[in-house]
RNA sequence: UAGAUGAGAAACUAGGGUUCCGGCUUCCUCUUCCUUAUUAGCUGAUUGGAAGUGUCUGGUCCGAGAGUUUCCGGCUUCGUCAUGACGAGGCUCCACGGAGGGAUAAAAACCCGGGAGAU
Numbered sequence: 001u002a003g004a005u006g007a008g009a010a011a012c013u014a015g016g017g018u019u020c021c022g023g024c025u026u027c028c029u030c031u032u033c034c035u036u037a038u039u040a041g042c043u044g045a046u047u048g049g050a051a052g053u054g055u056c057u058g059g060u061c062c063g064a065g066a067g068u069u070u071c072c073g074g075c076u077u078c079g080u081c082a083u084g085a086c087g088a089g090g091c092u093c094c095a096c097g098g099a100g101g102g103a104u105a106a107a108a109a110c111c112c113g114g115g116a117g118a119u
Base pairs, nucleotide, nucleotide: 006072008071009070010069011068012067015062016061020059021058022056023053024052025051026050027049028048032045033044035040073092074091075090076089077088078087079086080085094114096117100112101111102110
């Protein structure tokens, strides 16, 4: 100087917010209970609904280049049989990182991005 060589997939986790479920708060409402001497209906419980709330532990959901595990792929050694397959084994390294923007319901160690930058 040139060339070649996975910066692969899945599951899970750290993490994340709030579409949906659930929780909580407020309001409305059906039935019944309850209260009252009674008409009646204050209050409380119960059924259904609406709104708000993630500074609600959760379920669903998103989720790592620099997290874990498994699988696949690649290179390589040996053996068998044969000339192309099978089996067993080894290797598959290192990795500090903004701000800002983007998607989704919304946010994030997601994407821009092994980026800018640093060493």
Guanidine-I riboswitch aptamer from Nitrosovibrio sp. Nv4, 119 nucleotides, folded computationally. The prediction has a mean pLDDT of 78. Taxonomically the source falls in Nitrosovibrio (Bacteria, Pseudomonadati, Pseudomonadota, Nitrosomonadaceae).